[in-house]
c-di-GMP-I riboswitch aptamer from Aquibacillus koreensis, 84 nucleotides, folded computationally.
Parts: sequence; C1' cells; structure tokens
RNA sequence: UCAGUAAAAGGGCAAACUUAUUGAAAAAUAAGGACGCAAAGUAACAGGUCUAAAGCGUGAUGCAAUGAUGGCUGUGCUGCCUGA
Repeated sequence: UCAGUAAAAGGGCAAACUUAUUGAAAAAUAAGGACGCAAAGUAACAGGUCUAAAGCGUGAUGCAAUGAUGGCUGUGCUGCCUGA
C1' cells in the first nucleotide's frame, strides 16, 4: 500500500424495548438490555430522511432549519486483527 473469502485471539460498540433527565418536537444523555456491526471510530462538507420552535401565511391541519440523524448513502481524517 492492497485485500479480507474462510478461520482464530484479545477485545470493542450496542438496535428494539423499559426507566429517569433534557427538549416545542425530531431526538439526545444515563442505567438496564442485545437486534446487529470490521469502522456501529470520528467530522453535518454533499445528497437523503425526520421534526417544525422562532418567523411567514390561513378560518384551520400550510410553508419554514438556524434543530436532529454518521445504526441512510457519498466523502474527508484516524484505527484493531489476519493475509499478500
């Protein structure tokens, strides 16, 4: 640097759900819990998706990201093991 088809070792992360807290919500955090994951490490840069508080509009249920999502995809950076 490339590959991970199969297998192994030491480990790692933790979906749904439950409880508590925060939040307008989406959702996040902590504890319990394991569906899965070789980047399920990290960064909202691009696309997607979710929410819709402020604001705008309406008779009203509409629009709206500066909010959220990396366990939706691409991309950047970093990294364990094995093989070449």